[in-house]
RNA sequence: CGGGAUGUAGCUCAGCUUGGCUAGAGCGCUUCGUUCGGGACGAAGAGGUCGGAGGUUCAAAUCCCCCCAUCCCGA
Numbered sequence: 001c002g003g004g005a006u007g008u009a010g011c012u013c014a015g016c017u018u019g020g021c022u023a024g025a026g027c028g029c030u031u032c033g034u035u036c037g038g039g040a041c042g043a044a045g046a047g048g049u050c051g052g053a054g055g056u057u058c059a060a061a062u063c064c065c066c067c068c069a070u071c072c073c074g075a
Base pairs, nucleotide, nucleotide: 001074002073003072004071005070006069007068010027011026012025013024020058029045030044031043032042033041051067052066054064055063
């Protein structure tokens, strides 16, 4: 320098190719119940604007462009 993959909740990931209920799961966290207490179990809840900026569109995590980070391949 060229090509490719990944980036979504504290963690691990789905959803992206087919744009459409102003985003989900498991674990973790908080509160309550149960217990002498803890764990386990049950109930409820908080937590993200989808790596960043711009564009297209009535509408973007999803399409397009640029950039950033990590990893892989090639030179």
The RNA shown here (transfer RNA) has 75 nucleotides and comes from a Candidatus Omnitrophota bacterium. Lineage of the source: Bacteria > Pseudomonadati > Candidatus Omnitrophota. The sequence was found in a public genome assembly. Rfam family: tRNA. Rfam's curators write: Transfer RNA (tRNA) molecules are approximately 80 nucleotides in length. The prediction has a mean pLDDT of 81.